Source information:
Predicted 3D model of a 521-nucleotide part of an RNA (small-subunit ribosomal RNA, 5' domain) from an uncultured bacterium. Its mean pLDDT, the model's own confidence on a scale to 100, is 87.
Context: one part of a larger RNA
């Protein structure tokens, strides 16, 4: 100079920013991942329509709790245990994979059996389970068909789809719709973006008081397995392979852009942003799926917690509040989803402790205020004192002026135009529905918030303290104490005139701070 600080004393306001470094200790409670009825069958609740005197009854509409279904739930959020190289930077490679998105191509044809949800019964203290019967699908499976694909002995084999919604003039109709079309889907493939897995180089802290270390270990055939090369895994063969250019072991560690000093070079760290990696109670494993070997998903073992009717079952804040504890030491169980962005969804809207705000702390850095001008009988007072006087000191008082800040009082945003509605070209169509593109024009939406801002009123009113004064180092007297009490970064004060202790006067420096400690250069 600098700090994610702590502690002492003392404290007006405002902006911006940080804020459990310790116990990857243990959690009470609350939210933090849902959404879709335009995928289904359906109606527990609420509404509104119908019957019906009435009690009630009807999914018929608006919606919708359970339920099957589809997408998300692999992201956002958190934490650094572990990890010295499966990691991380930079630079390259080749043997892959990709859901959602864009662009091209071909297609979406006709059938099946279930099942959960109801129902009815049984078990269980409960968690929750079992039978029996009913039913639907964008849920399962087969037929067909194959332009791409894949497989091949090049003959040739192999494998799919799923429907909903919305609008309509002819045809036809069993009066449900057929049929057209228009949007959303669905199957195949084939390119792209983005993203992700893999390899290699180089480089990334300390010990040699660690010197050898390696048997799936190195390679190499067959075989497996992986979305992919490859000891990855096997079964045989061969001995290699790594190492004083530091292996191997040991400690210590998340890396990186960067931060913080510094003239540089270097050091030293990696809090808040942003990238990448790991982890998710401990270990260990696989299923789902494009994609986890998965924080709020399963199993299985432990350790701890709770619950029990003793037979048996529940859990995981290193999300966001908050407890407890450990520590010098680190905040509110706060509002909204108005912006932004992320998930369903045609959409409306839905959820979002992501995020945007708001609370608390001088924790930083930044500006601002605590008043300005006049004002000498140099008032009292207080200190010193050679008593003559110095000095606090233009300082008070006094006399004019301003009002920032506060305080009332009145106004009062910007952050919010998108989506949506009229209208107007423009495609698509059989269509002047409907959907859709581009213009115009109108309309609702604000947590913060009556906040920032501005006016206005009154009234010097509301606001200053820490430390230090022996030398380093800016700033000196008087008392008290008497090697005690006590100071102290260092050198050293202090044993009766201490400029070094203690008060008090006066001074010096920083200032809403100022000052020890602790680190770091």
């Nucleotide at each position: 100079a600098u700090u994610g600080a702590a502690c002492g004393c003392u404290g007006g306001c405002g902006g911006c920013a940080u804020g459990c470094c310790u116990u990857a200790c243990a959690c009470a409670u609350g939210c933090a991942a849902g959404u879709c009825g335009a995928a289904c069958g359906g109606u527990a609740a609420c509404g509104c329509g119908g019957g019906g005197c009435a009690a009630c009854c009807u999914g018929g509409c608006g919606a919708c709790g359970a339920g099957u279904g589809g997408c998300g739930a692999a992201c956002g959020g958190g934490u650094g245990a572990g990890u010295a190289a499966u990691a991380u930077a930079u630079c390259g490679g080749a043997a892959c994979g990709u859901g959602c998105c864009c662009a091209g191509u071909c297609g979406u044809g006709g059938g099946g059996g279930a099942u959960a949800a109801c129902u009815g019964c049984u078990c269980g203290a409960a968690a929750g389970a079992g039978c029996a019967g009913c039913u639907a699908a964008u849920a399962c499976c087969g037929c067909a068909u194959a332009c791409g694909a894949c497989c091949u002995g090049a003959g040739g084999g192999u494998g799919a789809a799923a429907g909903c919604g919305g609008g309509g003039g002819a045809u036809c109709u069993u009066c449900g719709g057929a049929c057209c079309u228009c949007g959303c889907g669905c199957g195949a493939u084939u390119g792209g973006a983005g993203c992700g897995g893999c390899c290699g180089a180089u480089a990334u802290c300390a010990g040699a008081u660690u010197a050898g270390g390696u048997a799936g270990u190195u390679g190499g055939u067959g075989g497996g397995g992986u979305a992919a090369a490859g000891g990855c895994c096997u079964a045989c063969c061969a001995a290699g392979c790594c190492g004083a250019c530091g292996a191997u072991c040991u400690g210590u560690a998340g890396c990186u852009g960067g931060u913080c000093u510094g003239a540089g070079a270097g050091g030293a760290c990696g809090a808040c942003c942003a990238g990448c990696c790991a982890c998710a109670c401990u270990g260990g494993g696989a299923c789902u799926g494009a994609g986890a070997c998965a924080c709020g998903g399963c199993c299985c073992a432990g350790a701890c917690u709770c619950c029990u009717a003793c037979g048996g079952g529940a859990g995981g804040c290193a999300g966001c509040a908050g407890u407890g504890g450990g520590g010098a030491a680190u905040u509110u169980u706060g509002g909204a989803c108005a912006a932004u962005g992320g998930g369903g969804g045609c959409a409306a809207c839905c959820c979002u402790g992501a995020u945007c705000c708001a609370g608390c702390c001088a924790u930083g850095c930044c500006g601002c205020g605590u008043g300005c001008g006049g004002g000498a009988a140099g008032a009292a007072g207080g200190c010193c004192u050679u008593c003559g006087g110095g000095u606090u000191g233009u300082a008070a008082a006094c006399c004019g002026c301003u009002u920032u800040u506060g305080u009332c009082a009145g106004g009062g945003a910007a952050g919010a135009a998108a989506u949506c509605c009229u209208u107007u070209g423009g495609g698509c169509u059989a269509a002047u529905a409907a959907c859709u593109c581009g213009g115009a024009g109108g309309g609702a939406u604000g947590a913060c918030g009556g906040u920032a801002c501005c006016u206005g009123a009154a009234g010097a009113a509301u606001a200053a303290g820490c430390a230090c004064c022996g030398g380093c180092u800016a700033a000196c007297u008087a008392c008290g104490u008497g090697c005690c009490a006590g100071c102290a970064g260092c050198c050293g004060c202090g044993g009766u005139a201490a400029u070094a202790c203690g008060u008090a006067g006066g001074g010096u420096g920083c200032a809403a701070g100022c000052g020890c400690u602790a680190a770091u250069c």